[in-house]
RNA sequence: GAAAUGUUAGCUCAAAGGAAGAGUACUGACCCUCCAAGUCAGAGGUUGCGGGUUCGAAUCCUGUACAUUUCA
Numbered sequence: 001g002a003a004a005u006g007u008u009a010g011c012u013c014a015a016a017g018g019a020a021g022a023g024u025a026c027u028g029a030c031c032c033u034c035c036a037a038g039u040c041a042g043a044g045g046u047u048g049c050g051g052g053u054u055c056g057a058a059u060c061c062u063g064u065a066c067a068u069u070u071c072a
Stems, first nucleotide, its partner, number of pairs: 001071007010024004018055001026042005048064005
């Protein structure tokens, strides 16, 4: 210098154009003499960032940042 893949909740990851979920962690309640475990509920996201396409974008196109890998 070129290319590929990835970036989504605190963490690990889903979601193949109809408006974002799970596990774990966190908070509260129940249970228990207490703790742990268990059960129920809750909170937590401008989907890396900027544009574009579309009635509608995490998803498609484009630019850019970062990480990993490959080639030179």
Molecule: transfer RNA
Organism: Chryseobacterium taiwanense